[in-house]
RNA sequence: AGAGUUUGAUCCUGGCUCAGGAUGAACGCUGGCGGCGCGCCUAAUACAUGCAAGUCGGACGGAGAAUUAGCAAUAAUUCUUAGUGGCGAACGGGUGAGUAACGCGUUGGUGACCUGCCCCGAAGAGUGGGAUAACAGUUCGAAAGGACUGCUAAUACCGCAUGAGAUCUCUGGAGUUAGAGACUGGAGAUGAAAGGAGCAAUCCGCUUUGGGAGGGGCCUGCGUCCCAUCAGCUAGUUGGUAAGGUAAAAGCUUACCAAGGCGAAGACGGGUAGGGGACCUGAGAGGGUGUUCCCCCACACUGGCACUGAAACACGGGCCAGACACCUACGGGUGGCAGCAGUAGGGAAUAUUGCACAAUGGGCGAAAGCCUGAUGCAGCAACGCCGCGUGCGCGAAGAAGGCCUUCGGGUCGUAAAGCGCUUUUCGGGGAGAUGAGGAAGGACAGUAUCCCCGGAAUAAGGCUCGGCUAACUACGUGCCAGCAGCCGCGGUAACACGUAGGAGCCAAGCGUUAUCCGAAUUCACUGGGCGUAAAGCGCGUGUAGGCGGCUGGACAAGUCAGAUGUGAAAUCCCUGGGCUUAACCCAGGAAGUGCAUUUGAAACUGUCUAGCUAGAGUAAGGGAGAGGAAAGUGGAAUUCCUGGUGUAGAGGUGAAAUUCGUAGAUAUCAGGAGGAACACCGGUGGCGAAGGCGACUUUCUGGCCCUAUACUGACGCUGAGACGCGAAAGCGUGGGUAGCAAACAGGAUUAGAUACCCUGGUAGUCCACGCUGUAAACAAUGUUCACUAGGUGUUGGGGGUAUUGACCCUUUCAGUGCCGCAGCUAACGCAUUAAGUGAACCGCCUGGGGAGUACGGUCGCAAGAUUAAAACUCAAAGGAAUUGACGGGGGCCCGCACAAGCGGUGGAGCAUGUGGUUUAAUUCGAUGCAACGCGAAGAACCUUACCUAGGCUUGACAUCCCGGGAAUUUUUAGGAAACUAAGAAGUGCCUUUCGGGGAACCCGGUGACAGGUGCUGCAUGGCUGUCGUCAGCUCGUGUCGUGAGAUGUUGGGUUAAGUCCCGCAACGAGCGCAACCCCUAUCUUUAAUUGCCAUCAUUAAGUUGGGCACUUUAAAGAGACUACCGGUGUUAAACCGGAGGAAGGUGGGGAUGACGUCAAGUCCUCAUGGCCUUUAUGCUUAGGGCUACACACGUGCUACAAUGGGUGGUACAAAGAGCAGCUAACUCGCGAGAGCAUGCAAAUCUCAAAAAGCCAUCCUCAGUUCGGAUUGGAGUCUGCAACUCGACUCCAUGAAGUUGGAAUCGCUAGUAAUCGCGGAUCAGCAUGCCGCGGUGAAUACGUUCCCGGGCCUUGUACACACCGCCCGUCACACCCGGAAAAUUGAUUGCACCAGAAGUCGUUGAUCUAACCCCUAUUUAUAGAGGAGGCAAGCGCCGACGGUGUGGUUGGUAAUCGGGGUGAAGUCGUAACAAGGUA
Repeated sequence: AGAGUUUGAUCCUGGCUCAGGAUGAACGCUGGCGGCGCGCCUAAUACAUGCAAGUCGGACGGAGAAUUAGCAAUAAUUCUUAGUGGCGAACGGGUGAGUAACGCGUUGGUGACCUGCCCCGAAGAGUGGGAUAACAGUUCGAAAGGACUGCUAAUACCGCAUGAGAUCUCUGGAGUUAGAGACUGGAGAUGAAAGGAGCAAUCCGCUUUGGGAGGGGCCUGCGUCCCAUCAGCUAGUUGGUAAGGUAAAAGCUUACCAAGGCGAAGACGGGUAGGGGACCUGAGAGGGUGUUCCCCCACACUGGCACUGAAACACGGGCCAGACACCUACGGGUGGCAGCAGUAGGGAAUAUUGCACAAUGGGCGAAAGCCUGAUGCAGCAACGCCGCGUGCGCGAAGAAGGCCUUCGGGUCGUAAAGCGCUUUUCGGGGAGAUGAGGAAGGACAGUAUCCCCGGAAUAAGGCUCGGCUAACUACGUGCCAGCAGCCGCGGUAACACGUAGGAGCCAAGCGUUAUCCGAAUUCACUGGGCGUAAAGCGCGUGUAGGCGGCUGGACAAGUCAGAUGUGAAAUCCCUGGGCUUAACCCAGGAAGUGCAUUUGAAACUGUCUAGCUAGAGUAAGGGAGAGGAAAGUGGAAUUCCUGGUGUAGAGGUGAAAUUCGUAGAUAUCAGGAGGAACACCGGUGGCGAAGGCGACUUUCUGGCCCUAUACUGACGCUGAGACGCGAAAGCGUGGGUAGCAAACAGGAUUAGAUACCCUGGUAGUCCACGCUGUAAACAAUGUUCACUAGGUGUUGGGGGUAUUGACCCUUUCAGUGCCGCAGCUAACGCAUUAAGUGAACCGCCUGGGGAGUACGGUCGCAAGAUUAAAACUCAAAGGAAUUGACGGGGGCCCGCACAAGCGGUGGAGCAUGUGGUUUAAUUCGAUGCAACGCGAAGAACCUUACCUAGGCUUGACAUCCCGGGAAUUUUUAGGAAACUAAGAAGUGCCUUUCGGGGAACCCGGUGACAGGUGCUGCAUGGCUGUCGUCAGCUCGUGUCGUGAGAUGUUGGGUUAAGUCCCGCAACGAGCGCAACCCCUAUCUUUAAUUGCCAUCAUUAAGUUGGGCACUUUAAAGAGACUACCGGUGUUAAACCGGAGGAAGGUGGGGAUGACGUCAAGUCCUCAUGGCCUUUAUGCUUAGGGCUACACACGUGCUACAAUGGGUGGUACAAAGAGCAGCUAACUCGCGAGAGCAUGCAAAUCUCAAAAAGCCAUCCUCAGUUCGGAUUGGAGUCUGCAACUCGACUCCAUGAAGUUGGAAUCGCUAGUAAUCGCGGAUCAGCAUGCCGCGGUGAAUACGUUCCCGGGCCUUGUACACACCGCCCGUCACACCCGGAAAAUUGAUUGCACCAGAAGUCGUUGAUCUAACCCCUAUUUAUAGAGGAGGCAAGCGCCGACGGUGUGGUUGGUAAUCGGGGUGAAGUCGUAACAAGGUA
């Protein structure tokens, strides 16, 4: 620091995902040790049991025990402690429920306060009194716990005295403060005390008071989460006065008075949450968190309340209410682990009912000491961090074994074994701490640590290996099982599943899950955007707010600098130090970006003040305009009405029909009515903020522009809310209605047509007044200002020049267009009218879908508008540009593509192939063009792969091994044959050291193996088809572009051609085209047999002699190249015409097939991976089948006749084939053919007759003298064999068919058509195929259309590429919201009822020791009264509770209506191309 993922590829936008770090974690697998930390995140749920706060006898009276003295009574001492009393129990420890708050943090204030114990100081402690618990007795109760009577002490309680610098009241002083404070005088009033120990000194206490330290209360500026779908809240509310109250200010409380207070800088309401130091992450800014440790707060079963006290409204105190639990004798009581352990429950999940007060700290005590689950330790848990170990060295026969393999080997791997060494750990034994200060005292602990001994001994796993991301093979599986963080793997060759081997990464851990930050500049302060990707409000006026021109002066709020205080400690960072190291701990420093106070500076911002004119505005003079509103006027046109003329159609369409018309339409003329809109001018012309505005005239009215001056003096810009305007459609009321025209009706179209087209037609469109408030309200571009090359139009005004004038030229303002530089942009593009460079302000965006939807609110008569989510779901959605492909887009061009012609197919019969059907089998393949007379150049057996049946199992065939035998020939039996069984004859070749060996062949055997026309052409090679003999397909370098790519290859001409020329940021090159090759057309040379014959001879005959001129044959050459002439053309390429020539513009034909496309065809030609089969899917034999037959299609043959058929005569080819062959001649047969026999391995012989043609004749238009199918009979030939199932011949038979519907095929010249001939295959079988020649046409105006193709261009949502993509309803399944009669919770407001405990107030007749006072006496008692106190009653407030009525928010819900998702459902085809109606 980035990476993967949208595409065929590219750039961008944009989301999703991953790699990092972290955790109080949990889960899976695994697990040796130690140190240091850490451990209920859930039920603030309920708790058994034990412990967690006591202590003091030197405050007090008793009681008990013991000891001493004593005879005893008794006294003294020691110990224990229930009670009175003092101090503590408000600390320490726990938890985070509540709390959005002065709760916390930070800064200040307290002149508005308190403070036990502790420290320093001042003064003091005199004199009296009455009780009470304990205890004893009586008594109630189950208990808990009481009641009454009596006795007693104190450092318990009380009176009096004294008393200040204390407090209060009154009254002065000086100086100070924001202010009643503090200081200092005077007068008056109030108001204290306790003793204990000690022989004593003295010590510890007590009272009043000043100060300190530490602690606290209260107030305060600033900071402190989300929701505006919470916008208004508030009656003690805000303030004042008085009183009360508190330690203390204060509506803290009460009465009265006033009507305030808070709020868009977010009040009120709702949700969530303890806050901070800090912790995690991050480069930082930030974001997230609040466990352990520290500080603060709050709470202690839930709610309320006070008491005591220095301090509490009190975790281990009290009272009341409630829920829960326990005890009970049923009357009544008791309890509160969110202390430490522990239990149950909940949960994915969190420990021991341990030891000790030795240390640190706390309480009490004079002290000894006691108490202390604070704390120190130990235990459990890999929960985290850190450290250590599981050995080290040598060791190649690279062992065995595993895995892979191309079978050679590779790898695990120096790894192991083996040899040597060490002992951290481990086990045994021994020693043994620091922590403790002046004595004693150690839980940890016989621990840490050290020494000795033993022995490699006790100690390695987890995840991953397609890319991201380090690490690959085999087998199994076969869209199954499964994996997956994203992209995605799996449908028979899976590096992605499972296993194994190997490898990689970490390591006592490794992975997974969850969560946070980062990556994410993906909420952008640092640090983003808004023309088309998400995003500019439809437009304006303007409030708050934000921002604001030039020059002085003042201030110092912002700003900047210095100083001071604070910012706790711990943490982080730095430097040292201590544990063997580290983690961890200790010390010091730095930092702590903050706040406060103070001193200064004055540029900038701000405030105040004085000015200025460049911004803005006003006045004056001109100007243009569909700017707005109202009134009036006008002509053209449509329609309707009336009348005239006039007659059969009109209208409408692609074509029609509905419709109108003989009751007179359409057409035409005249007149009239009425409504709406304003042709031409008219223009990227004008005006307006936008919407929008178009005949003319008048009235009223807004804005804008120009010019020269004058004036005001920053008066400005933007603008959340707010207010106004706002097309069309729509709504309300009332008018109006010619035309047009939703809905609707009809006619067409169509498979359908609720559409497009046509005929009608109502709302509406128009007017008035209201409402609605939205549009692709678009320049998809907010408003304002400044700056930054130009060019060229146009509108309005001004200046200059010129002119009689209009023009013209030039310049300057204001608008409105086009082109274009820099710059910007992802690109397209924008470019002084910015999307450039800057400034100010507002609005808006944050993946796609769900959704501009639901709910709620606001507005509206309604329709609806506005504001505006979530669940769920996907990994994309999108922008621009590129290359293709496609288009019922365009342009140019070509082709038997159409057209023009000729002949066919489709109809008939037959042949042949295919589909289908049938069958035991009808073997398999080929399936639009590009399968279908195709593989098959020839299925009776064979072929043959299929079926039935019979046989064989190392096999019909190959290699190796063993045994026997030469090979070979042959007989018999069974059998359909294969084969089985039994025999007979017979010994070769090479070599030899004579034992043998070798080669070939046969038989038997063993196992490796053979074999397979079995599967996969979608695993392949090779071969082939097709586009297409179409003119294309590419590369190097350069250039352009961020890039995919482009350029070249496009353009202008031309060509059959990317053929050539010219131009050009291209220049060249390759594969294709063409040419080179073959045949053919002319000529020459050479050659002359088997060919030929002009001349000579000869013959029936080129038959023979002769000859090689000619023909021909077959070898080499020549020839044609737009070379020549003319014209056109760019002085080009080329085209047109002509001459010459056998041939003229590639002369004709062939071979030749670019890059690629179709997963095209072929595993059954061959080859081949993998799979399958192995007494069978192999091999062999016989028979059958491939030849079936209601049917459908393709390709052909023969015909339908007279341009013909029959018969007779007669003429002219080319190219081939031939010895298991072609066969002459002759004879026989009607014939197929047979017999006999000759020539020829062929320019010699044979097949072989060419046929159409020509001549002659018959037939005369008919199912025929056409046509020949079918069938009967008789034959021939081939062949082991013609039954299934051959061809041919003869006789007889004589079917359909009279030129073929829709549709469709071939052909442009020696072609079509027509005629015959030959060959391959082959025993035989040809209408097929491949060749050959004979005769021999017609037509092409032309490129509009159909088909195919090429180039350029255009659109695209296609890229598997239009056989593409894709939308909606319906049906099914699942999921998630919404609505909903109702029902059930939670929470809260208001009103009312009732009211415990308790404080306060009041009453207080009950009770009452101390003080006062009176009386009486027995002179220490009794009685009466007062003060004071208490019980009880009453009142205010008041928790829980109750009733009623609202708000908010959940759960459930018949049903209703949406949305989403889901390999192969239905209906259509809406969108993407002009998507077929843009």
Small-subunit ribosomal RNA from a metagenome, 1478 nucleotides, folded computationally. Its Rfam family is "Bacterial small subunit ribosomal RNA". RNAcentral holds the sequence, with entries from SILVA.